[in-house]
A computed fold for a 352-nucleotide part of an RNA from a bacterium, annotated as large-subunit ribosomal RNA, domain IV. The coordinates come from a structure-prediction model, not an experiment, and the mean pLDDT is 86. Its Rfam family is "Bacterial large subunit ribosomal RNA". Rfam links the family to the GO terms structural constituent of ribosome and ribosome.

Context: one part of a larger RNA
RNA sequence: CUCUGGUUAAGGAACUCGGCAAAUUGACACCGUAACUUUGGAAUAAGGUGUGCCUAUCGAAGUUAAUGACUUGCUCAGUAAGCUUUGAUAGGUUUUAAUGAAAUGGCGGUAGCGACUGUUUAAUAAAAACACAGGUCUCUGCAAAGUCGCAAGACGAAGUAUAGGGACUGACGCCUGCCCGGUGCCGGAAGGUUAAAGGGAAGGGUUAGCACUUCGGUGCAAAGCUUUGAACUGAAGCCCCGGUAAACGGCGGCCGUAACUAUAACGGUCCUAAGGUAGCGAAAUUCCUUGUCGGGUAAGUUCCGACCUGCACGAAUGGCGUAACGACUUCCGCGCUGUCUCAACCAGAGGC
Numbered sequence: 001c002u003c004u005g006g007u008u009a010a011g012g013a014a015c016u017c018g019g020c021a022a023a024u025u026g027a028c029a030c031c032g033u034a035a036c037u038u039u040g041g042a043a044u045a046a047g048g049u050g051u052g053c054c055u056a057u058c059g060a061a062g063u064u065a066a067u068g069a070c071u072u073g074c075u076c077a078g079u080a081a082g083c084u085u086u087g088a089u090a091g092g093u094u095u096u097a098a099u100g101a102a103a104u105g106g107c108g109g110u111a112g113c114g115a116c117u118g119u120u121u122a123a124u125a126a127a128a129a130c131a132c133a134g135g136u137c138u139c140u141g142c143a144a145a146g147u148c149g150c151a152a153g154a155c156g157a158a159g160u161a162u163a164g165g166g167a168c169u170g171a172c173g174c175c176u177g178c179c180c181g182g183u184g185c186c187g188g189a190a191g192g193u194u195a196a197a198g199g200g201a202a203g204g205g206u207u208a209g210c211a212c213u214u215c216g217g218u219g220c221a222a223a224g225c226u227u228u229g230a231a232c233u234g235a236a237g238c239c240c241c242g243g244u245a246a247a248c249g250g251c252g253g254c255c256g257u258a259a260c261u262a263u264a265a266c267g268g269u270c271c272u273a274a275g276g277u278a279g280c281g282a283a284a285u286u287c288c289u290u291g292u293c294g295g296g297u298a299a300g301u302u303c304c305g306a307c308c309u310g311c312a313c314g315a316a317u318g319g320c321g322u323a324a325c326g327a328c329u330u331c332c333g334c335g336c337u338g339u340c341u342c343a344a345c346c347a348g349a350g351g352c
Stems, first nucleotide, its partner, number of pairs: 001350008010341002014339001019336001027051005036041001038171001052093012067077003070073001094098001106334004111329002113326002118130002134169007146155003172321004177251003182248002184244005191239003197233002202228005209220004252270005279313001280310001291307005
């Protein structure tokens, strides 16, 4: 010097990102206990008092002689004394100190998020993430849908729509607005488009034959074989017509106007499928921003309460509340302390 423990004057968070760490508290009994609340809780809330030993008195429980009862039994009931256990009251007594060591909650207030118990990144993250009960939509009529497998077959299920699969949301309370133009899904079938296939109009190639011939060939050309192939017929899908948002998603701009000013209940106009309703709002969302006002502090970029000018909240990608709960996050207070002012000493281990 490092580490692990221990003690510390005065102060007591001035430390620090942050009371991290440490300290405080702690057991049992009694008294007492707020807001709020889903009436269960909150709650060991908070806050107090007592605790050793000796003596006396009183109480409770157990054991039980006598005694009583009858179903006469190793029966049941049952009181005194004694003993055992334990409690209360009073008095006394000792220490600095009586749960004499050890084990053994610090507490309260505020806000955010998530209802809760639970789960998770084995070896940097335990959370506000996942799950959850509850809610909704959707598919599935049983040889179910869905899933695994080439198949046989299996799960679903020895179940049967109060069942099973998928998706979203996430207790509970109050609620969940408008838009179907786009994408998706569902339904429809009149018309348009249309594959294979059918169909075969019209051709091409080949050449028996015929015609012409300068005998070299040239032209026309049936059948057969072969080949190209129009019109027309032709399903689903798409186009088309409807429905559907707790499907994917979306939810405006400009100008003017009231007897100070300011503002605009009101009017005009353009665009749209429709122009954001309730509730909330500088928010886990606010750039400008340490917004402005109020509270708390001597002093507060954080915090709490408001305002609304929402860069860029908003209703199951749920909105807003919410008792209880949380090794979650924020702010404040009481207690407590070597965290600090500011360091000192002691013990052990290591290093030198």